[in-house]
RNA sequence: GCCUCCUUAGCUCAGUUGGUAGAGCAACGGUCUUGUAAACCGUAGGUCGCGAGUUCGAGUCUCGCAGGGGGCU
Repeated sequence: GCCUCCUUAGCUCAGUUGGUAGAGCAACGGUCUUGUAAACCGUAGGUCGCGAGUUCGAGUCUCGCAGGGGGCU
C1' cells in the first nucleotide's frame, strides 16, 4: 500500500425485507432477612464511532474519515 470483518446501554451482545432500539450481567429502589448475600418485583440508563448522501422514513443502504481484528505484498 491492497483486501476483508467489526464499532449499538457501564460490560458482553441481539436487532430478519429500511418502519422509529432490546436481552443478560452490572447499577439503583422495593419485598424477604436480626443483618448481608441469594431469590423475586420494579426503575433508570442510548447523538446506534464521527461526518455527509439516498429515502416520506436509516442501527440497517451508499460514500468519506477515525479506531480495532484478520489476511496479502
This is a predicted structure of a 73-nucleotide RNA (transfer RNA) from Nanchangia anserum.
Its Rfam family is "tRNA". About the family: Transfer RNA (tRNA) molecules are approximately 80 nucleotides in length. By type it is a transfer RNA.